Context: one part of a larger RNA
């Protein structure tokens, strides 16, 4: 000087407390461990691994396993020879592939018409290719985390033999090393804040696909809604009190908004030899008729069990039926989204108006109104199973999703323990998108309805500042 303390003082955070909803019990989905397996590819491991890489494993993906094949190779450059390129149908085979330089087919540029060249292909030789093989403890790049915590440093000066100290400590204040005052310090840098995006108010400009004061339409118009560009607006600015005449704080007025207005992006010096050699790049090591490459089938989907994360429930603040075209926002659409209509109980099918979209497409649901059920393992709950179907796709056996009928399991609110959340939040209700042929209870977004509680900082956890002790560095 740090680190540590079941030392002290001060301060902060959904850290506790006060509340609301859960998890832990059930069933299912999904990830992981374990076990099994020919293989169940690999990575991730307290917080900060476990609906994580994976924004989507039937084949492909795919890296794993079995078998069948290839060896200058699936891919790149170089050399030589030959051939333009290209290339069905057929046969054999599980396919890769083989018959095969098959049948067919002769282009472009130059030409002395002999040929030469470009591009592509075939064959041959080797230099080489190739490796999701190893090492993240050799690395770059990227990322997580403490933590959006308020810290981390430097120059000059001064003090100290020196390591170092001072500044950065102190008195106030702040979300903040934020600002004020003081001070052997005076300044500065990286952080904080602001500058950026978005939501909320207003004005101006612009009006089509949007809107409508005119009676539908048409027409007309741009007032309003809205759209999207520019600007204004909030600064403790005004006011009262407190404060040290400061910084600032507590109320008030005005205001759409008040003291950082809400949200986002933004992550200092560093810590964890944290994660990633399987995004990519890369040193070294290793394989080279195989640890490379192609293919078929299987596996990644196994199942005594254990854990994590979710979905659905256990019901009456509810289930079911009907009525009310009740009321959104954001996003997507051409190998696409698809309306009216018709067929089907339905999934869906036929068909194809409109739309490269403020134009066309997609029922918002919870809510409200009426009826029924009357506390039951039920008109709760829907797992599992049987049958019959639909869709995608070469192909749904292993191993997809959906529909109808039947079947109707556990479950009556969950032990110890434990999680999230302070406001348009929690809870609850639907909607959309990426991935995607098909497949969502996951993820990312969107809006609708919309609470309770916070006395307070003694305690638990994490963090910051000062100080103290130390047999630690």
């Nucleotide at each position: 000087u740090g680190a540590c303390g079941g030392g002290g003082a001060c301060c902060c955070g959904c850290a506790c407390a006060a509340g609301c909803a859960g998890u832990g019990g059930a069933u299912u989905a999904u990830g992981u461990g374990g076990u099994u397996u020919a293989a169940u590819u690999c990575g991730a491991a307290g917080c900060a691994a476990c609906g994580c890489g994976a924004a989507g494993a039937a084949c492909c993906u795919u890296a794993c396993c079995a078998g069948c094949a290839c060896u200058u190779g699936a891919c790149a450059u170089c050399c030589a020879a030959c051939u333009a390129a290209c290339g069905a149908a057929a046969u054999a085979g599980a396919g890769a592939u083989a018959u095969a330089u098959u049948a067919g087919g002769u282009g472009c540029c130059c030409u002395u018409c002999g040929g030469g060249g470009a591009a592509a292909g075939u064959u041959g030789a080797g230099a080489c290719a190739g490796g999701u093989g190893g090492u993240g403890c050799a690395u770059g790049g990227u990322u997580g985390u403490c933590g959006u915590c308020a810290g981390c440093u430097c120059g000059u000066g001064u003090c100290g033999u020196g390591a170092g100290a001072u500044g950065u400590u102190g008195g106030g204040u702040u979300a903040a090393g934020u600002c004020c005052c003081g001070c052997a310090a005076c300044g500065a840098g990286c952080g904080c804040a602001a500058c950026c995006c978005u939501c909320g108010c207003c004005a101006u400009u612009a009006g089509u696909u949007g809107c409508u004061a005119c009676g539908c339409a048409a027409g007309a118009g741009c007032a309003c809604u809205c759209u999207a560009a520019u600007g204004g607006g909030a600064c403790c600015g005004c006011u009262a009190c407190c404060g040290a005449c400061a910084a600032g704080g507590u109320g008030g007025a005005g205001g759409a908004a008040g003291g950082u207005g809400g949200g986002g992006a933004c992550g200092a010096c560093g810590u964890c030899a944290a994660a990633u050699c399987a995004u990519c790049a890369u040193g070294c090591c290793c394989c080279u008729u195989a640890u490379g490459u192609g293919c078929u089938g299987g596996g990644c989907u196994a199942c005594a069990c254990a854990c994590g994360u979710a979905a659905u429930a256990c019901a009456a603040u509810g289930g079911c039926c009907a009525u009310c075209a009740a009321c959104a926002g954001a996003g997507a659409g051409a190998a696409g989204c698809a309306a009216u209509a018709c067929c089907g109980c339905g999934a869906g099918g036929u068909g194809g108006a409109g739309c490269a979209a403020a134009a066309c497409u997609a029922u918002a649901a919870a809510a409200a109104u009426g009826g029924u059920c009357u506390c039951a393992g039920u008109u709760c709950g829907g797992a599992c199973u049987g049958c019959a179907g639909g869709c995608u796709g070469c192909a749904a056996c292993c191993c997809g999703c959906c529909u109808g009928c039947a079947c109707g399991a556990a479950g009556u609110u969950g032990g110890a323990a434990u999680u999230g959340c302070u406001a348009g939040u929690a809870a609850u209700c639907g909607u959309g998108g990426a991935u995607c042929a098909g497949c969502a209870u996951g993820c990312c977004a969107c809006g609708g309805u919309g609470a309770a509680u916070a006395c307070g900082u003694u305690c638990c956890c994490g963090g910051g500042u000062c100080u103290u002790g130390u047999a630690c560095a």
Predicted 3D model of a 473-nucleotide part of an RNA (small-subunit ribosomal RNA, 3' major domain) from a wastewater metagenome.
RNAcentral holds the full RNA, with entries from SILVA.
Its mean pLDDT, the model's own confidence on a scale to 100, is 82.